[in-house]
Context: one part of a larger RNA
RNA sequence: CGCAUCUGGUGGAUGCCUUGGCGGCAACAGGCGAUGAAGGACGUCGUAGCCUGCGAUAAGCCACGGGGAGCUGGCAAACGAGCUUUGAUCCGUGGAUUUCCGAAUGGGGCAACCCACGCUUUCGAGCGUAUCCCGCAAGGGAGGCAAACCCGGAGAACUGAAACAUCUAAGUAUCCGGAGGAAAAGAAAUCAACCGAGAUUCCGCUAGUAGUGGCGAGCGAACGCGGAGCAGCCCUUAAGUCAGCGAAACCUAGCAGAACGGUCUGGAAAGUCCGGCCAUAGCGGGUGAUAGCCCCGUAUGCGAAAGGCCAAGCUGAUGAAAUCGAGUAAGGCGAGGCACGUGAAACCUUGUCUGAACAUGGGGGGACCAUCCUCCAAGGCUAAAUACUCGUUGCCGACCGAUAGUGAACCAGUACCGUGAGGGAAAGGCGAAAAGAACCCCGGAGAGGGGAGUGAAAUAGAACCUGAAACCGGAUGCGU
Numbered sequence: 001c002g003c004a005u006c007u008g009g010u011g012g013a014u015g016c017c018u019u020g021g022c023g024g025c026a027a028c029a030g031g032c033g034a035u036g037a038a039g040g041a042c043g044u045c046g047u048a049g050c051c052u053g054c055g056a057u058a059a060g061c062c063a064c065g066g067g068g069a070g071c072u073g074g075c076a077a078a079c080g081a082g083c084u085u086u087g088a089u090c091c092g093u094g095g096a097u098u099u100c101c102g103a104a105u106g107g108g109g110c111a112a113c114c115c116a117c118g119c120u121u122u123c124g125a126g127c128g129u130a131u132c133c134c135g136c137a138a139g140g141g142a143g144g145c146a147a148a149c150c151c152g153g154a155g156a157a158c159u160g161a162a163a164c165a166u167c168u169a170a171g172u173a174u175c176c177g178g179a180g181g182a183a184a185a186g187a188a189a190u191c192a193a194c195c196g197a198g199a200u201u202c203c204g205c206u207a208g209u210a211g212u213g214g215c216g217a218g219c220g221a222a223c224g225c226g227g228a229g230c231a232g233c234c235c236u237u238a239a240g241u242c243a244g245c246g247a248a249a250c251c252u253a254g255c256a257g258a259a260c261g262g263u264c265u266g267g268a269a270a271g272u273c274c275g276g277c278c279a280u281a282g283c284g285g286g287u288g289a290u291a292g293c294c295c296c297g298u299a300u301g302c303g304a305a306a307g308g309c310c311a312a313g314c315u316g317a318u319g320a321a322a323u324c325g326a327g328u329a330a331g332g333c334g335a336g337g338c339a340c341g342u343g344a345a346a347c348c349u350u351g352u353c354u355g356a357a358c359a360u361g362g363g364g365g366g367a368c369c370a371u372c373c374u375c376c377a378a379g380g381c382u383a384a385a386u387a388c389u390c391g392u393u394g395c396c397g398a399c400c401g402a403u404a405g406u407g408a409a410c411c412a413g414u415a416c417c418g419u420g421a422g423g424g425a426a427a428g429g430c431g432a433a434a435a436g437a438a439c440c441c442c443g444g445a446g447a448g449g450g451g452a453g454u455g456a457a458a459u460a461g462a463a464c465c466u467g468a469a470a471c472c473g474g475a476u477g478c479g480u
Base pairs, nucleotide, nucleotide: 001479002478003477004476005475006474007473008472009471015465016429017428020400021399022397023396024395025394026393027392028391029389030388031145032144039101040100041099042055043054044053046079047078049075050074051073061095062094063093064092065091066090070083071082072081106115107114108113116129117128118127119126120125131142132141133140134139149180150178151177152176153175154174160167164214190197191196201228202227203226204225205224211219212218232381233380234379235325240318241317242316243315244314245313250308251307252306254302255301256300260275261274262273264271276293277292278282284296285295286294330354331353332352333351334350335349336348337347340366361376362375363374364373365372416423417422436464439451440450441449442448
């Protein structure tokens, strides 16, 4: 030095676990904000820090209701001081307080700061003072935030066409405006075809059909049928809309809730064996291993002072837009939308120029004309079926199990990086219980270790479950 066996160190794979995630189902909720939001800064407990809560009344104040023995939030003990059957802590509802910044709104400003004016004042302080809109005024409203869904305005490119220009991607991404719990649409100047249907929306077909298309790549209907859901009205009567009152039920705390003992093994019984019991309860979780009967629960039954939700009904308010739709329909030119790229291109919208009729009228039936059929534009409202999930509650999973699952199971959008926009981690597990190792020894009043002690176990000792491999030792044997 090599090989083999044994035994260690290092390392943190694997197994097991789960506080966290992921996906769904049902119900609810679908907004908050000048009565100052969302989000923050700074404070606040007897004791330093962080988190949580709260706001100079500061881990809290008041009232009502629940509850019934301990309590003064967590990391996180300890000390100190207190509260509590005269009902605390805790839970629910309502109220009070709620510094400063922030739409931030008296002016300014490098957010959480600086500087004012007026009125009132118990001299401590309190209130008012932004802009825009409506209104004569009094007064009222708006503003900002929020995950997706919705409507409108503006609107790409990569890409595809195996290049590329029409085309496509796509009216997508993105930006802006606006609204609601849904939005939008909506009661035929609609379709159909000589038979008829009868607002809108959504789904399944029709159908990748008819078409459209450098007839390339591609794009792509409708009629009709079957379903979901149905609701009609007004401009004149009113329909309706909104607000208040509004029962039961439900939501926001809770309450009652059946039935087991012994033996053996073991550190521990829920396991074994023996014998019982309950079940409208053998969902689930915990307890020193696997518990229907130990604990919490579960089935079932019950419960609200207060707040919310709320049918019918009642009351009140609104209901006035307009006067049956004229610079409209239609036409020319130029565009856009319709599955439809100018095409034979109807139909809808309109930038521009023209410009009717008035139900004895007008629009449409895919150039256009006639016949026929059908409807009544240029005013308005309208639930449901449909879309979505920042969120609340309950339940579920041939979903993950710490390099997985959210980026984040852990004080994570943190540490850290970047001038900034922005990027963005790693990091879970002693034990049933801290019983977390008194005391002694070596050592630097160390680090670390050896005894002793605890424990079932300490090769479970806090760098703590298991503890693979790489890598590094020790012992023994063999070889060289």
Molecule: large-subunit ribosomal RNA, domain I
Organism: Nevskia sp.